[in-house]
Context: one part of a larger RNA
């Protein structure tokens, strides 16, 4: 490059990224219930056992150990939650991307002034009722202010 301007939305294409989502798939903490190694400790200990006491030298007693039996008890194991990653047919809106399709909301009174809430309604933009505000232009008038 100044209306042959500007400028909204749906739609089609690509290209990121992100949300929903049957579900499939890890990690994290923890809680219930099953099993329960090692060890401590408790009981038990009919077998064994040198050391201390008795002892008639046969044993006995005290201590003790294997074994057993129990509490506690790590992994494991089950079950219903709960946390936080990936992955997912589809699916939803968004950014971005020279010359795509409809149409024309908005910017001039943008040709139904234009906005804001609400509530219906329509390809889109949007249109419509109700209320509200001027950030509305044009005429006329009234009240105030300046001059």
């Nucleotide at each position: 490059c100044a209306c042959c301007g500007c400028c909204c939305g749906u739609c089609a294409c690509g290209c990121c990224a992100u949300g929903g989502a049957a579900g499939c798939u890890g990690g994290g903490a923890g809680u219930g219930c099953c099993c329960g190694a090692a060890g401590u400790c408790c009981g038990u200990g009919g077998u064994c056992c040198a050391a201390c006491c008795c002892c008639u030298c046969g044993g006995g007693g005290a201590g003790g150990a294997a074994g057993c039996g129990g509490c506690c008890g790590a992994a494991g194991g089950u079950a219903a939650g709960c946390u936080u990653g990936g992955u997912g047919a589809c699916u939803a809106g968004g950014g971005c991307g020279a010359a795509g399709u409809c149409g024309u909301a908005a910017c001039a009174a943008g040709g139904u002034a234009g906005c804001c809430g609400u509530a219906g309604g329509g390809g889109a933009a949007c249109c419509u009722g109700c209320g509200g505000c001027u950030g509305g232009a044009u005429c006329a008038c009234c009240u105030c202010c300046u001059u």

The prediction has a mean pLDDT of 83. This is a predicted structure of a 147-nucleotide part of an RNA (small-subunit ribosomal RNA, 3' minor domain) from a Gemmatimonadota bacterium. The sequence was found in a public genome assembly.